Bacterial RNase P class A, 381 nucleotides, folded computationally.
RNA sequence: UGAGUUGGCCAGGCGGUCGCGUCGAGGGGGAGACCCUUCGCCGAGGAACGUCCGGGCUCCACAGGGCAGGGCGGUGGGUAACACCCACCCGGGGUGACCCGCGGGAAAGUGCCACAGAGAACAGACCGCCGUCGGACCUCGGUCCGGCGGUAAGGGUGAAACGGUGGGGUAAGAGCCCACCAGCGCACCGGGUGACCGGUACGGCUCGGCAAACCCCACCCGGAGCAAGACCAGACAGGGAGCGUUCGAGGGCGGCCCGCCCGAGCUCCCGGGUAGGUCGCUGGAGGCGUGCGGCAACGUACGUCGUAGAUGGAUGACCGCCGCUGAGGCGGAGGCAACUCGGCCUCAGCACAGAACCCGGCGUAUCGGCCAGCUCAUCCG
Numbered sequence: 001u002g003a004g005u006u007g008g009c010c011a012g013g014c015g016g017u018c019g020c021g022u023c024g025a026g027g028g029g030g031a032g033a034c035c036c037u038u039c040g041c042c043g044a045g046g047a048a049c050g051u052c053c054g055g056g057c058u059c060c061a062c063a064g065g066g067c068a069g070g071g072c073g074g075u076g077g078g079u080a081a082c083a084c085c086c087a088c089c090c091g092g093g094g095u096g097a098c099c100c101g102c103g104g105g106a107a108a109g110u111g112c113c114a115c116a117g118a119g120a121a122c123a124g125a126c127c128g129c130c131g132u133c134g135g136a137c138c139u140c141g142g143u144c145c146g147g148c149g150g151u152a153a154g155g156g157u158g159a160a161a162c163g164g165u166g167g168g169g170u171a172a173g174a175g176c177c178c179a180c181c182a183g184c185g186c187a188c189c190g191g192g193u194g195a196c197c198g199g200u201a202c203g204g205c206u207c208g209g210c211a212a213a214c215c216c217c218a219c220c221c222g223g224a225g226c227a228a229g230a231c232c233a234g235a236c237a238g239g240g241a242g243c244g245u246u247c248g249a250g251g252g253c254g255g256c257c258c259g260c261c262c263g264a265g266c267u268c269c270c271g272g273g274u275a276g277g278u279c280g281c282u283g284g285a286g287g288c289g290u291g292c293g294g295c296a297a298c299g300u301a302c303g304u305c306g307u308a309g310a311u312g313g314a315u316g317a318c319c320g321c322c323g324c325u326g327a328g329g330c331g332g333a334g335g336c337a338a339c340u341c342g343g344c345c346u347c348a349g350c351a352c353a354g355a356a357c358c359c360g361g362c363g364u365a366u367c368g369g370c371c372a373g374c375u376c377a378u379c380c381g
Stems, first nucleotide, its partner, number of pairs: 001377010012322007020043002023040007045352001049363002052361005057225004069221003073217001074088005089103001090101004104216002109214002111210003126155002128151010163181006182206001184203002187200005229279004238270006250262004286305008323350008332341003
């Protein structure tokens, strides 16, 4: 310098004008609920998204155990918990940094394995090879045709054909036998917390794949969700009960009594804990920094920081300057050239998307840009 890989960060900036929402203060209106207005503070995200997984919180259910159903699946750790994260193991890919894995059991049982192929699971004779019988031909060595039998070494089909190479053996062949290798099982030794790794000896010689098919094994799971839930609490119609109509309920006369006046309705319950309102509501498994423990995820101590909270649902629009990117145009500098560097002007663009109880994850979307670690190649010293 080029190519690559991993992790992290930003999410255009500043100013002005207008507008919207919560809260606070002032003013005005209103019987009140509340409304209007002025000023001030604050006002989306890395994913607020999808609502896929896990928790907090709330209500309901619940002695204990089991069944059904669902989930999870290498090992060890982290965590409130997880299907998440970290480290490691095994397998696969890459020269490498690094990446990928729905990674328990197929030697419990059942089932399935398309097409092609003769045969697809304790397999299979289509071609070939070999033996034998019969027939034909003939240059008498054999060739051809047919039947029966042997054979998994060779060909062919397939994603997959029942270990590989070499030798012996045989009519031809074959773990039929032997050596080495691969794989499996079992025992022992060594290392590791463990998954697992290394080694030695033996065995039968070899055991296909699919569990995101049923199933088996181990572990986990009660249900619903902030429209959860709690508190305050109507009006009209209609229905019911009680009291009352000169034996006067109830109301008015500034609070009470007397008194005076009006006087046929008045009160309670149901409707309905309904409509509506308030709370829940935002300070939390919180962010940042430093120290300590740990390979790490993370934990812990101290310090420090701190303003969305709507409910027909606010967080926007315009203007100016600057920034970044792209396109076009015009000059300049260097160079033989290819080309490189820098300047000015014009135009366009600056994503994805938006809280609704709150957290931890995962997944997906995203114009551009920055930083750091590591790897490979090349060049220079």
Of the family's consensus pairs, 94% are formed in the model.
Rfam family: Bacterial RNase P class A. Rfam's curators write: Ribonuclease P (RNase P) is a ubiquitous endoribonuclease, found in archaea, bacteria and eukarya as well as chloroplasts and mitochondria.
The coordinates come from a structure-prediction model, not an experiment, and the mean pLDDT is 78.